[in-house]
Molecule: Guanidine-I riboswitch aptamer
Organism: Pseudomonadota bacterium
RNA sequence: UCGAAGGGUGGCUAGGGUUCCGGUCCCGUUUCGGAUAUGCGCACAUAUCGGGGGACGUCUGGUCCGAGAGCUGCCGGCUACGAUAAGCCGAGCAGGCAUGUCGUGGCUCCACGGAGGGAUAAAAGCCCGGGAGGA
Numbered sequence: 001u002c003g004a005a006g007g008g009u010g011g012c013u014a015g016g017g018u019u020c021c022g023g024u025c026c027c028g029u030u031u032c033g034g035a036u037a038u039g040c041g042c043a044c045a046u047a048u049c050g051g052g053g054g055a056c057g058u059c060u061g062g063u064c065c066g067a068g069a070g071c072u073g074c075c076g077g078c079u080a081c082g083a084u085a086a087g088c089c090g091a092g093c094a095g096g097c098a099u100g101u102c103g104u105g106g107c108u109c110c111a112c113g114g115a116g117g118g119a120u121a122a123a124a125g126c127c128c129g130g131g132a133g134g135a
Base pairs, nucleotide, nucleotide: 007075008074009073010072011071012070015065016064020062021061022059023056024055025054026053027052032050034049035048036047037046038045039044076108077107078106079105080104081103082102083101084100085099087097088096089095110130112133116128117127118126
């Protein structure tokens, strides 16, 4: 300097914003006369509640997003031993070679990191990215 490898995925969390739910505040009640109460013979009128609209994430929350360098499970990979199947070498029930399957174990290390951009409703430790850069 070049190449390869450092695997995949589920759940959860750190974290994240505001589409929906909820919450807080404001407006309105044209309309339904829907519910209750009062006046009233009825109609109708008034008040409260319900259904409506808007703002706020510097609203604890639910939904939602969510880690290469966070946790955990499963799969995969490598490996040890054992069992087993067939093949090859060999005179051979000796021994060896390589492969498959199953079981029980072990390992799966290390990892400082912008700015900027992107998606989504929006943002983020998401994606660009084990990037640029640094040691």